This is a predicted structure of a 74-nucleotide RNA (transfer RNA) from Sphaerochaeta sp.
Lineage of the source: Bacteria > Pseudomonadati > Spirochaetota > Sphaerochaetaceae > Sphaerochaeta.
Model confidence (mean pLDDT): 81 of 100.
Its Rfam family is "tRNA".
[in-house]
């Protein structure tokens, strides 16, 4: 230096062939259950979707550029 694949709640991911309020398990707080913890059950909290700019009525999703990581070649 050249190419490619990742980047979304704390964690692990899904959604990404544009479309209306951005979503799933664990986590995490509450309440129920119980002598008490476990498990079980209900309800609740938590994301500028890596950054910026552009396309477009409309962007997690489509284009550029730039960051992080990681594979491949030189």
């Nucleotide at each position: 230096c050249c190419u490619c694949c990742u980047g979304u709640a704390g964690c692990u991911c899904a959604g990404c062939c544009g479309g209306a309020u951005a979503g799933a398990g664990c986590a995490c707080u509450u309440c129920c259950c119980u002598c008490c913890u476990a498990a079980g059950g209900a309800a609740g909290g938590g994301g500028u979707c890596g950054u910026g700019c552009g396309u477009u009525c409309g962007a997690a999703u489509c284009g550029c550029g730039c960051c992080a990581g990681g594979g491949g070649g030189a």